[in-house]
Context: one part of a larger RNA
RNA sequence: CGUUCGAAACUUGAGGGGUCCCUUUGAUAGUACGAGAGGACCUCAAAGGACAAACCUCUGGUGCACCAGUUGUUCUGCCAAGGGCAUUGCUGGGUAGCUAUGUUUGGUUUUGAUAAACGCUGAAAGCAUAUAAGCGUGAAGCUGUCCCCAAGAUUAGGUUUCGUUUUAUUUAAUUUUUUAAAUAAUGAAGAUCCCCGGGAGAUGACCGGGUAUAUAGGCUCUAAGUGUAAGUCCAGUAAUGGAUUCAGCUGAGGAGUACUAAUAAAUCAAAU
Numbered sequence: 001c002g003u004u005c006g007a008a009a010c011u012u013g014a015g016g017g018g019u020c021c022c023u024u025u026g027a028u029a030g031u032a033c034g035a036g037a038g039g040a041c042c043u044c045a046a047a048g049g050a051c052a053a054a055c056c057u058c059u060g061g062u063g064c065a066c067c068a069g070u071u072g073u074u075c076u077g078c079c080a081a082g083g084g085c086a087u088u089g090c091u092g093g094g095u096a097g098c099u100a101u102g103u104u105u106g107g108u109u110u111u112g113a114u115a116a117a118c119g120c121u122g123a124a125a126g127c128a129u130a131u132a133a134g135c136g137u138g139a140a141g142c143u144g145u146c147c148c149c150a151a152g153a154u155u156a157g158g159u160u161u162c163g164u165u166u167u168a169u170u171u172a173a174u175u176u177u178u179u180a181a182a183u184a185a186u187g188a189a190g191a192u193c194c195c196c197g198g199g200a201g202a203u204g205a206c207c208g209g210g211u212a213u214a215u216a217g218g219c220u221c222u223a224a225g226u227g228u229a230a231g232u233c234c235a236g237u238a239a240u241g242g243a244u245u246c247a248g249c250u251g252a253g254g255a256g257u258a259c260u261a262a263u264a265a266a267u268c269a270a271a272u
Stems, first nucleotide, its partner, number of pairs: 001152001005163007015149004021049007033038001051106005059100004066093005071086006112142001117137004166185008190268003194210005215261003218257005224250003231244005
């Protein structure tokens, strides 16, 4: 831009893409078969491999948010307690997020037409013949079933709901004022800009929210992490240990709460 009024939401599915994989074990059954050795079709059940998708409850990884320990040096006048730098100084842990080696799920059910192949009836050709007329069986393949995209499917689909207001000028018809068209305004439903953000993201886009508000930050509480802070007291000559203390600090997760910021405005937008 189109989809022949403008919008919002929900859909149908022409068409396209993907998947549709494999193995082992047990039963049938040491049965059929076979002198024996050996050893099934069919059917049922269980387990597994590779592959694919989603997810983070568990097991782990990462985790330059966080907590603790510790070395050297420097600074806060000194002690104590801390800050900086040294690869994040090094080391031990680790929430959210991300993630696989982790978890869950999947290849199910089965339709139709067929290939090779195998048949029925059956003439030409008194026989025979699956074929000439006619009718079947039959594959991991094809079509459908399952999953995803999908009306620019220009044959541009369907359903539901919302809105379609008012004014001016010009022209034409009519001669009273109406009607019609064009132009310019108005600005409905709705959308955008702008702003607060995100499980969305390079930017657009997508999703949530904008005071009639829990969208983000802050504050309060907390799952969780770390592992028992500082100060004081006690024991010890001291290093250090113990008590206060499952403390202190953090808390990307969760809940609550308008304290702060989402203000005020603006733009687009309707019947041929």